[in-house]
RNA sequence: GGGCGCGUAGCUCAGUUGGCUAGAGCACCUGCCUUACAAGCAGGGGGUCCCCCGUUCGAGUCGGGGCGCGCCCACCG
Repeated sequence: GGGCGCGUAGCUCAGUUGGCUAGAGCACCUGCCUUACAAGCAGGGGGUCCCCCGUUCGAGUCGGGGCGCGCCCACCG
């Protein structure tokens, strides 16, 4: 330098053919339980979906550019 894949909650991820109001598990907070802790039970908070632009009535999803990470190839005296 070229190609491919990935980027969504603190972490690991799902998200169909563009269309409720963005979700799950774990973690976190509160209460119950307990002498206390853990486990368990009930409830709760947390996101501008990596950034910018575009298409569209409507974008996490489609298109272009950028950034970051991973893999492969090339180059490398």
Transfer RNA from a Deltaproteobacteria bacterium, 77 nucleotides, folded computationally. Its Rfam family is "tRNA". Its family is annotated with triplet codon-amino acid adaptor activity in the Gene Ontology.